The RNA shown here (SAM riboswitch aptamer (S box leader)) has 104 nucleotides and comes from Firmicutes bacterium UBA4882. Its mean pLDDT, the model's own confidence on a scale to 100, is 80. The sequence was found by an Rfam model in a public genome assembly. Lineage of the source: Bacteria > Bacillati > Bacillota.
RNA sequence: CUUUCAUCCAGAGGCGGCUGAGGGACAGGCCCAAUGAAGCCACGGCAACCAUCCUCAUUAGGAACGGUGCCAAUUCCGACGGACUUACGUCCGAAAGAUGAGAG
Numbered sequence: 001c002u003u004u005c006a007u008c009c010a011g012a013g014g015c016g017g018c019u020g021a022g023g024g025a026c027a028g029g030c031c032c033a034a035u036g037a038a039g040c041c042a043c044g045g046c047a048a049c050c051a052u053c054c055u056c057a058u059u060a061g062g063a064a065c066g067g068u069g070c071c072a073a074u075u076c077c078g079a080c081g082g083a084c085u086u087a088c089g090u091c092c093g094a095a096a097g098a099u100g101a102g103a104g
Base pairs, nucleotide, nucleotide: 001104002103003102004101005100006099007098008097013043016041017040018039022032023031024030028077029076044071045070046069049067050066052063053062054061055060075096080093081092082091083090084089
């Protein structure tokens, strides 16, 4: 990088150090940001995909020391297709993306 499967309306960060203007993948929108963005470090937390352990045992439930991940807004909305609607808009699906586990 490609591919398969699963999940994505829940949850959890600001007191700190370095740094200093961008960030929210992507048109657009709408937001966040010098009361400090993104990044790095430290500490803290959430979750339970994998591993491990416990109970029960086909299923399942629990724990949270390990490997990842995550900690504004539903994956922020949305972009494409469809249904409904006078319209505003609502809903469904896909695509794309993210994460994990496997395969090449």